[in-house]
């Protein structure tokens, strides 16, 4: 990088440095010198793996001991802390005369695990 599986309408920022970006990408609309991105610190949110406590059911004559399902804990490995993935983009579809306003399914992204 490629693949395959999951999730993606919740949740969580403050200092320090920096000095113009950035929100993936094209279009929009947004952040941004009341300071943009990268970097540091500190602090915080989730629970994917990891580790752990209960509960209910399976396996099994039964402890043990394994498996599913949930429902918490948060030392560890990632992540992640504007806007739903900020929104659209492909295809299909419902209302309206129409600009428009939904919905549903993809694709593209991210993210985790595991795989090459």
């Nucleotide at each position: 990088c490629u693949c395959u599986u999951a999730u993606c309408c919740a949740g969580a920022g403050a200092g320090g440095c920096g000095g113009a970006g950035g929100g993936a990408c094209u279009g929009g609309c947004c952040c941004a010198g009341u300071g943009a991105a990268a970097c540091c610190u500190c602090g915080g949110c989730a629970a994917c793996c990891a580790u752990u406590g209960g509960a209910u059911c399976c396996u099994g004559a039964a402890a043990c001991a394994g498996g599913a399902u949930u429902u918490g804990a948060a030392c560890g490995g990632u992540g992640c802390c504007a806007a739903c993935u900020c929104c659209a983009g492909c295809a299909g579809u419902g209302c309206g005369u129409a600009u428009g306003c939904g919905c549903u399914g993809a694709a593209a992204g991210a993210u985790a695990a595991g795989a090459g």